[in-house]
The part of an RNA shown here (small-subunit ribosomal RNA, central domain) has 350 nucleotides and comes from an uncultured bacterium. RNAcentral holds the full RNA, with entries from Greengenes.
Context: one part of a larger RNA
RNA sequence: CUGGGCGUAAAGGGCGUGUAGGCGGCCUGCAUAGUCAGCUGUGAAAUUCCCCGGCUCAACUGGGGGUCUGCAGUUGAAACUGGUGGGCUUGAGUGCAGGAGAGGAAGGUGGAAUUCCCGGUGUAGCGGUGAAAUGCGUAGAUAUCGGGAGGAACACCGGUGGCGAAGGCGGCCUUCUGGCCUGCAACUGACGCUGAGGCGCGAAAGCCAGGGGAGCGAACAGGAUUAGAUACCCUGGUAGUCCUGGCUGUAAACGCUGGGUACUAGGUGUAGGGAGUUUAGACGCUUUCUGUGCCGUAGUUAACGCAUUAAGUACCCCGCCUGGGGAGUACGAUCGCAAGGUUGAAACUC
Numbered sequence: 001c002u003g004g005g006c007g008u009a010a011a012g013g014g015c016g017u018g019u020a021g022g023c024g025g026c027c028u029g030c031a032u033a034g035u036c037a038g039c040u041g042u043g044a045a046a047u048u049c050c051c052c053g054g055c056u057c058a059a060c061u062g063g064g065g066g067u068c069u070g071c072a073g074u075u076g077a078a079a080c081u082g083g084u085g086g087g088c089u090u091g092a093g094u095g096c097a098g099g100a101g102a103g104g105a106a107g108g109u110g111g112a113a114u115u116c117c118c119g120g121u122g123u124a125g126c127g128g129u130g131a132a133a134u135g136c137g138u139a140g141a142u143a144u145c146g147g148g149a150g151g152a153a154c155a156c157c158g159g160u161g162g163c164g165a166a167g168g169c170g171g172c173c174u175u176c177u178g179g180c181c182u183g184c185a186a187c188u189g190a191c192g193c194u195g196a197g198g199c200g201c202g203a204a205a206g207c208c209a210g211g212g213g214a215g216c217g218a219a220c221a222g223g224a225u226u227a228g229a230u231a232c233c234c235u236g237g238u239a240g241u242c243c244u245g246g247c248u249g250u251a252a253a254c255g256c257u258g259g260g261u262a263c264u265a266g267g268u269g270u271a272g273g274g275a276g277u278u279u280a281g282a283c284g285c286u287u288u289c290u291g292u293g294c295c296g297u298a299g300u301u302a303a304c305g306c307a308u309u310a311a312g313u314a315c316c317c318c319g320c321c322u323g324g325g326g327a328g329u330a331c332g333a334u335c336g337c338a339a340g341g342u343u344g345a346a347a348c349u350c
Stems, first nucleotide, its partner, number of pairs: 003322004007304002012318001014201004021194003025088006033081002035077008049065006091191001092188003095184005103177007110154001115149007125136002162169002206247006215241002220236004258317006266295012299306002323350003332343004
């Protein structure tokens, strides 16, 4: 460079935003860079290929032709690509009128429950397990009633329900704020798609500083179990889990399925809108748009399966793979306080 691939065999970047780059709607004018055609010059000879000839043949060699697929100049063509000018509205965006939502941030607030403290009642057990024991309890526990403190999480509703780019988001109220959907078709007029680098976001655990600490609970201690038991079970319990600020940047970050556009039978459920049917409303029915599930035709697939939410049919752009182990290791570089992350081999071996 090229081929074949990436749901499960190796392979989709964790997710977004966006720079360069790549690609890009309809009509029309111009120039002609790409493109196409003609002509001219050049593309040395030898070599190679074809034909004819010379050494008795051949190797070798003489002549002719072809080739040198290229480059430059010139004359034309104008469909396509690119450039430039003008126009358009269907792509994209804006506006107006409505709509749903655990989308985000901050502040406030509520009840149930656990634990602890104080007080009342009350007495010998409680707790725990397969069975026990450690543990708690006559200094009055467990149970029960009243009062108080504090932290964390929000039962029912709750749903292959909703929202978000992903991570993720769930009591209630207020403020600020992002996105999405539907209808109208008023405005802009290709403003678009993708996106190497870059930048931002990014569960849990972990780290730094300061708070907080109810429950749970790595480590740790004890009790059991066992041949042993550095475990599984039990009693305790520190970091942590929570908040604020900063760092880390990973994951089975999964739909193990990158993004965009267009096209390609249906059936059934569900969420949010619109239109029609009705005098109006409700219910129902029909239809349409957007999302989310199940089943299934064609097609596809190694099979499983996928199947208008494609893994079908095509195009555009990015990322990635190339036998197993060695190894996501070593070295170097870079980021990090550290833990470690990113990039990422080879020898050797099967």